[in-house]
Molecule: SAM riboswitch aptamer (S box leader)
Organism: soil metagenome
RNA sequence: CUUAUCAAGAGUGGGUGAGGGACGGGCCCGAUGACCCCCGGCAACCGGCGCGACGGCGCGCGAGGUGCCAAUUCCCGCGGACCAAUUCCGAGAGAUAAG
Numbered sequence: 001c002u003u004a005u006c007a008a009g010a011g012u013g014g015g016u017g018a019g020g021g022a023c024g025g026g027c028c029c030g031a032u033g034a035c036c037c038c039c040g041g042c043a044a045c046c047g048g049c050g051c052g053a054c055g056g057c058g059c060g061c062g063a064g065g066u067g068c069c070a071a072u073u074c075c076c077g078c079g080g081a082c083c084a085a086u087u088c089c090g091a092g093a094g095a096u097a098a099g
Base pairs, nucleotide, nucleotide: 001099002098003097004096005095006094011039013038014037015036019029020028021027023077024076025075026074040069041068042067045065046064048061049060050059051058052057073093078090079089080088081087
């Protein structure tokens, strides 16, 4: 950079000990221990295996490579639909996978 996905799912465990939720604004989580690490789990993008006559395609499994396990990607941040509010749609940004 390209393509796809982002409303579901995942612990009453152990360790550590102060910030964390990308950024700005908000609103939250956190010494009743967050974040992070280990274990455990979820999912099924890639790979593998099985089935469908089938290396495309579909379904299943889940021991491999990642990812993920508060809140819709927590909400808004730009544009459009409406006079406005609300709501909705799209874009951007971000995240993840594969190339």